Predicted 3D model of a 74-nucleotide RNA (c-di-GMP-I riboswitch aptamer) from a Desulfobulbaceae bacterium. The organism belongs to Desulfobulbaceae, within Bacteria.

RNA sequence: ACCAGACAAAGCCAAACCUGCCGUGAGGCAGGGGCGGAAAACCACGGGUCUUACGAGAUAGCCGGGUUGCUGUA
Numbered sequence: 001a002c003c004a005g006a007c008a009a010a011g012c013c014a015a016a017c018c019u020g021c022c023g024u025g026a027g028g029c030a031g032g033g034g035c036g037g038a039a040a041a042c043c044a045c046g047g048g049u050c051u052u053a054c055g056a057g058a059u060a061g062c063c064g065g066g067u068u069g070c071u072g073u074a
Stems, first nucleotide, its partner, number of pairs: 012037002017032006035061001041067003045064003048059004
């Protein structure tokens, strides 16, 4: 450095739901909350699903892919 993700440790993120705000909508943002996550960090490139004013948009915690990151050493 690469692969792997056992045993640990320090931490991290945050489903459903509730409240407020934004959006036609899917949904997003903030606070609470905690189902879960070892990349549940980022990217809409491919597929899927959803929305639509059919122009386009949403979803990265649907799958694949790309990039990057923490701990220690079976």